Predicted 3D model of a 74-nucleotide RNA (transfer RNA) from a Clostridia bacterium. Its Rfam family is "tRNA". Rfam classes the family as a transfer RNA. Gene Ontology term of the family: triplet codon-amino acid adaptor activity. It was read from a public genome assembly. Its mean pLDDT, the model's own confidence on a scale to 100, is 80. The organism belongs to Clostridia, within Bacteria.

């Protein structure tokens, strides 16, 4: 340099063919439970979806550029 694939919570991910308030384990808090802890239940907090534009009533989702990071080929 060419092509492609990924980016969503502190991590690991879902989320489909544009729609309704973006979800889950896992972590962290708070609370029940124990004599104290650990398991275990419950509940809470914590995201505008790498970034900038476009389409479009409406975009995490489609398109264009561009940032990281990967993979092949050169």
């Nucleotide at each position: 340099g060419u092509a492609c694939c990924u980016a969503u919570a502190g991590c690991u991910c879902a989320g489909c063919u544009g729609g309704a308030u973006a979800g889950a384990g896992c972590a962290u808090c708070a609370g029940a439970c124990u004599c104290c802890g650990a398991c275990u239940c419950u509940g809470a907090a914590g995201g505008c979806c790498g970034a900038c534009a476009g389409u479009u009533c409406a975009a995490a989702u489609c398109u264009g550029u561009c940032u990281a990071g990967g993979u092949a080929c050169a």